[in-house]
Context: one part of a larger RNA
RNA sequence: CGUCCAAAGAAUGAGAAGGUUUGCCCCCAGUACGCAAGGAUCGGGGUGAGGAAACCUCUGGUGUACCUGCUGUUCCACCCGGAGCAUCGCAGGGUAGCUACGUUUCCAACGGAGAAGCACUGAAAGCAUCUAAGUGCGAAACCGACUUCAAGAUUAUUCUUUGUUGUUUCUUUUCUGCAAAGCAAUUUGCAGAGAGGUCUCGAAAGUCCCCUGGGAGAUGACCAGGUUGAUAGGCGCUCGGUGUAAGCAUAGCAAUGUGUUGAGCCAAGGCGUACUAAUUGGACGAAAUCUUUUUG
Numbered sequence: 001c002g003u004c005c006a007a008a009g010a011a012u013g014a015g016a017a018g019g020u021u022u023g024c025c026c027c028c029a030g031u032a033c034g035c036a037a038g039g040a041u042c043g044g045g046g047u048g049a050g051g052a053a054a055c056c057u058c059u060g061g062u063g064u065a066c067c068u069g070c071u072g073u074u075c076c077a078c079c080c081g082g083a084g085c086a087u088c089g090c091a092g093g094g095u096a097g098c099u100a101c102g103u104u105u106c107c108a109a110c111g112g113a114g115a116a117g118c119a120c121u122g123a124a125a126g127c128a129u130c131u132a133a134g135u136g137c138g139a140a141a142c143c144g145a146c147u148u149c150a151a152g153a154u155u156a157u158u159c160u161u162u163g164u165u166g167u168u169u170c171u172u173u174u175c176u177g178c179a180a181a182g183c184a185a186u187u188u189g190c191a192g193a194g195a196g197g198u199c200u201c202g203a204a205a206g207u208c209c210c211c212u213g214g215g216a217g218a219u220g221a222c223c224a225g226g227u228u229g230a231u232a233g234g235c236g237c238u239c240g241g242u243g244u245a246a247g248c249a250u251a252g253c254a255a256u257g258u259g260u261u262g263a264g265c266c267a268a269g270g271c272g273u274a275c276u277a278a279u280u281g282g283a284c285g286a287a288a289u290c291u292u293u294u295u296g
Stems, first nucleotide, its partner, number of pairs: 001152001005163007015149004021049007033038001050107006059100004066093005071086006110144003117137004166201001170197012206284004210226005231277003234273005240266003247260005
C1' cells in the first nucleotide's frame, strides 16, 4: 500500500515445513521342521541406543547483587566491631533465573490408493488364461493421519461485536417555479430541489505517542499495566539460603566456652498493601454502498 467504509476480537485452511530410525531379551517353544546337529514363520510382551520437544519437582552445575569462616595490609584515635584492596583476595555453602549429567513425553497405531508380486471370476479362442470388462490382497516408498507456520490464498476467505456519514464557501450540471424581453421558437435573471467537484470547521469506534514494567527483547516488535490501578519500587508476612549476630550476663588467669538465640542478616520467589512512580496531555483515525419503514 492492497484486501471496495473504519475498527476490535476469534476462527477456517489453499499451501509450506518438520518428523515418520533402530538393537537386544522373554513368551509362544526347545514347538513346527530335521536322522541328528540345530532351530523358526506368525503373534504378543519388555528393555535399551539414537534423535526431537518441553520443563526445573528430584539429582547436579552456575549463581562476581545472599550468608558464613580465614589471611595480609590501610583506615575508622585505641579495645571491641567494621569498611576498602589483594583473581569475586581465598575458602565453605546457596534463592530465583539459565541449564544437563536431571525429569516427562514422542519417534506408535490406523486409513486410502497402489509397485513388483499373489489371486478370484472370465471371454476373445466351446478348452485354458490374474485381464481384455470386472474384483480381492499386497512395501520403511506415495496421499492422509501427528507437530508447527499459514488469507499478499491479488480467487486477498468466514464469524461476532463496535462506530460515522454532520457543517460551511465557491462552482458544474439537470429539473421545477416565478419575472422580464420577444409574434413565436427561445434567451436572460432570481429562488428551490437532486447529483458531482472544491474548501472550512467539528469529529466516533479505535489506535499510536508518552509513562510503569517483563513470561518478551539487540532496536523495532510482543505481552502485562497506566489511579475505575497491584505495572515496577518501597513496606509487611512468608518460602528459601546461611548457620546461633551485636550488646550484655556468666565460667575460666587466659585462649575460649555458655546463656539470651535456630539468633542475626538476606538477591531475583509467593501472597498482600496505593506509601512512591505510571500526572497532565498530544496526534492519527471515514464522508462508502445497499435494504426496510414512515412522511411528502